RNA sequence: GGAGCCGGACAGGCCAUCGCCGCGGCCGCGAGGCCGGGGAGGAAAGUCCGGGCUCCGCAGGGCAGGGCGCUGGGUAACGCCCAGGGGGAGCGAUCCCCGGAAAGUGCCACAGAAAGCAGACCGCCGGGCCGCGAGGUCCGGUAAGGGUGAAACGGUGGGGUAAGAGCCCACCAGCGGCCGCGGCGACGCGGUCGGCUCGGCAAACCCCGUCCGGAGCAAGACCGAAUAGGGGGGCGGGCCUGCCCGGCCACACCGCCCCCGGGUUGGUUGCUGGAGGCGCUCGGCAACGGGCGUCCUAGAGGAAUGAUGGCCGCCCCGCAAGGGGAACAGAACCCGGCUUAUCGUCCGGCUCCCCGC
RNA sequence: GUGCUCGUAGCUCAGUUGGAUAGAGCGACAGCCUCCUAAGCUGUAGGCCACAGGUUCAAUUCCUGUCGGGCACACCA
Numbered sequence: 001g002g003a004g005c006c007g008g009a010c011a012g013g014c015c016a017u018c019g020c021c022g023c024g025g026c027c028g029c030g031a032g033g034c035c036g037g038g039g040a041g042g043a044a045a046g047u048c049c050g051g052g053c054u055c056c057g058c059a060g061g062g063c064a065g066g067g068c069g070c071u072g073g074g075u076a077a078c079g080c081c082c083a084g085g086g087g088g089a090g091c092g093a094u095c096c097c098c099g100g101a102a103a104g105u106g107c108c109a110c111a112g113a114a115a116g117c118a119g120a121c122c123g124c125c126g127g128g129c130c131g132c133g134a135g136g137u138c139c140g141g142u143a144a145g146g147g148u149g150a151a152a153c154g155g156u157g158g159g160g161u162a163a164g165a166g167c168c169c170a171c172c173a174g175c176g177g178c179c180g181c182g183g184c185g186a187c188g189c190g191g192u193c194g195g196c197u198c199g200g201c202a203a204a205c206c207c208c209g210u211c212c213g214g215a216g217c218a219a220g221a222c223c224g225a226a227u228a229g230g231g232g233g234g235c236g237g238g239c240c241u242g243c244c245c246g247g248c249c250a251c252a253c254c255g256c257c258c259c260c261g262g263g264u265u266g267g268u269u270g271c272u273g274g275a276g277g278c279g280c281u282c283g284g285c286a287a288c289g290g291g292c293g294u295c296c297u298a299g300a301g302g303a304a305u306g307a308u309g310g311c312c313g314c315c316c317c318g319c320a321a322g323g324g325g326a327a328c329a330g331a332a333c334c335c336g337g338c339u340u341a342u343c344g345u346c347c348g349g350c351u352c353c354c355c356g357c
Numbered sequence: 358g359u360g361c362u363c364g365u366a367g368c369u370c371a372g373u374u375g376g377a378u379a380g381a382g383c384g385a386c387a388g389c390c391u392c393c394u395a396a397g398c399u400g401u402a403g404g405c406c407a408c409a410g411g412u413u414c415a416a417u418u419c420c421u422g423u424c425g426g427g428c429a430c431a432c433c434a
Stems, first nucleotide, its partner, number of pairs: 001353010012312007020039002023036005041328001045339002048337005053216004060245004065212005070084005085098005099207002104205002106201003121146002123142008154172006173197002175194008220269004230260007237249004262433003276295008314325004358430007367383004376414001385401005407423005
């Protein structure tokens, strides 16, 4: 100098004018006016997970159903995060994946002899028959070679054999049993034994482990207003729970569900200060946790949070004057995550290549 | 805001233990028939299975994420 990997921060600033929505104060009988102060995001988004909160007549057991899935830790909790383990890709920084296929069931199209308790098309070998011969044919053996396929039942060498084959042996690779050592553990390293060589799919059913009661702020609570507690149908119990046990509450002038019809489209609350941010310090590799200090007003009706001008800053074009550009996107009960969208700018750490000293 | 559901030809829909050249009806176009049209007969074209990744030998189908559409949900008696 070039190419690249990972992480973090920001998301133009200031002033003026004119507006919009809440809050507080003052004035006004009221309508309203004046003053002060506040008013979007890193994703407010998708609603994909997890929790708080609220209600369901506290939710117990079993079945069914659903989510998750290496190990250890963090956390209110998680499918998130951190650290580690194994496998794969890359020269590398780094990135991606993760229970079980020697529990059982199922599937593996086409091609191919054969796709799982496999099998023989060509080939190789032995024997019988025919043929003068080349060879043909029948029976049997074989899986080394060819061929098919995404995938064909270890690899190399030697022995062995009619030809061959873990059939036998050596080494290598894998698997399983046992033992030792290290590690909390996933697992790793070493030894020994067994010819054991065993295909893939669980984002197929399933098995194992683990977690899950249901609904959601249109939850729920209080006040007020209005109407016909009207008509029809179904059930005989209703609710917790989809089913069973179990529990609770009811009893026919009763209870529940559905449809049609009727009324209101008001106010208050839940409603924002919280698992909150920042700084220092201690513990920890880290995620994170403890302590101390300090800071903080969006909360609506679903609708507000803006526009214009000037100066400065950034990027592009231009010698210059000057001109142009600046993303994705908008809170609605609140948090922790993930995912997706995003013009750019800055900072930190690291890798590879080239050049110079 | 919350909950649920769907996306296959121009339109309406089929498509299951994942393997077909992805089909059907209507429509479109061309030809035949007819004096002409309709009907009828014959034939043809038309699909990245909404989009993008992943699992798998193989995806319309299974998983994940986007995009677009549709439905339901207030309170009182």